[in-house]
A computed fold for a 72-nucleotide RNA from Candidatus Woesebacteria bacterium UBA925, annotated as transfer RNA. Its Rfam family is "tRNA". Rfam classes the family as a transfer RNA. Lineage of the source: Bacteria > Bacteria candidate phyla > Candidatus Woeseibacteriota. Its mean pLDDT, the model's own confidence on a scale to 100, is 81.
RNA sequence: GGGCGCGUGGCUCAGUGGUAGAGCUCUUUCCUGAUAAGAAAGAGGUCCAUGGUUCAAUUCCAUGCGCACCCA
Numbered sequence: 001g002g003g004c005g006c007g008u009g010g011c012u013c014a015g016u017g018g019u020a021g022a023g024c025u026c027u028u029u030c031c032u033g034a035u036a037a038g039a040a041a042g043a044g045g046u047c048c049a050u051g052g053u054u055c056a057a058u059u060c061c062a063u064g065c066g067c068a069c070c071c072a
Stems, first nucleotide, its partner, number of pairs: 001071003005067003010024004018055001026042005048064005
């Protein structure tokens, strides 16, 4: 330099046009003599950024940024 993929709660991921979810973690409560395990409730992300298309964009398109892989 060229090609390809990815970017979503603290972590690992799902969601591929119609108000953003799961597991783990965290907080509180219940249970126990006390832990662990178990049960219930709750907190936590305007989806990498900027533009475009659309009635409507995490989702489609363009550019940029970051990460990983392949070729040279």